[in-house]
RNA sequence: UCGUGCUAGAUGGGGAGCUGGCGGUGCCCUGAACCCGCAACCCGCCUAAGCGGGGUUGAAUUCCUCUUCGAGGUCCGGUGCUUCGGGACUGGCGGCGAUACGUGAUGGUGAUGGAAGGGUCCCUCGCGGCGGAGAACGGUGAACCCGGUCAGGACCGGAAGGUAGCAGCCGUAAGCCGACCUCUCUGGGUGACGAAGGGACAGCCCGACCGGAGUUAACGACCGUCGAUAAGCCGGAGCGGCGUGAUCGACAAGGGGUGCACGG
Numbered sequence: 001u002c003g004u005g006c007u008a009g010a011u012g013g014g015g016a017g018c019u020g021g022c023g024g025u026g027c028c029c030u031g032a033a034c035c036c037g038c039a040a041c042c043c044g045c046c047u048a049a050g051c052g053g054g055g056u057u058g059a060a061u062u063c064c065u066c067u068u069c070g071a072g073g074u075c076c077g078g079u080g081c082u083u084c085g086g087g088a089c090u091g092g093c094g095g096c097g098a099u100a101c102g103u104g105a106u107g108g109u110g111a112u113g114g115a116a117g118g119g120u121c122c123c124u125c126g127c128g129g130c131g132g133a134g135a136a137c138g139g140u141g142a143a144c145c146c147g148g149u150c151a152g153g154a155c156c157g158g159a160a161g162g163u164a165g166c167a168g169c170c171g172u173a174a175g176c177c178g179a180c181c182u183c184u185c186u187g188g189g190u191g192a193c194g195a196a197g198g199g200a201c202a203g204c205c206c207g208a209c210c211g212g213a214g215u216u217a218a219c220g221a222c223c224g225u226c227g228a229u230a231a232g233c234c235g236g237a238g239c240g241g242c243g244u245g246a247u248c249g250a251c252a253a254g255g256g257g258u259g260c261a262c263g264g
Stems, first nucleotide, its partner, number of pairs: 001264006009057003012030004020046005034054005063257006072248004076243002079240008089232002091229001093227005099221001101220003104216003113210002117206004121199003124195003127191002130187006137178004146171004154163003
């Protein structure tokens, strides 16, 4: 150095989670990597090896090791959004109150205030209006028991004459109807009325008087109070960016390392 047969090793690795810790099952990443049985109210182990059984490959592209790269995961910090819960402390919103700082309005053509008068309110009376009743007025109004006149007829009488009296006509009583001019009485949810009538007189209004500078609180502001509101705030959860952050790290690239036996 070549060939043959073996052995160590390899036959996937990693992250989070679980766990006292480690490996595995389950999840995720890598990307192509033998088979069967077992494992989450788990399985095995106590050292870095899943356990049990069966294969393949094998000293190098494949095994071991170092460096680089870096998929991806986890943690930390900070940030944005969403969501669940909390509580009216702050803010914003609304109501009310107070102040009178500002604006406005009003005020020397005289404010607030003061003291009188009148009105507004109540009672009485007068007048008017409206309503009711009555009188007066017009009409109507009685088979008999209202009146007058009483035809006819009736009665009394010898006669003269007398008597009662239906119908009709005329009139009238009660009653009924009408009219609303006049008069009387009467009532009120009556009046742009009147009486210098009586009362009440807090407020407001009116016109005068005294006096001499404020008054008002509509708006803003400040303060107080009440109400509603969850934006800020506090706690939990989720998602997305960010960071010369921390940590683990697959795949890949490069460097180095690793046998035994026999034969040529």
Molecule: Bacterial large signal recognition particle RNA
Organism: Thermomicrobiales bacterium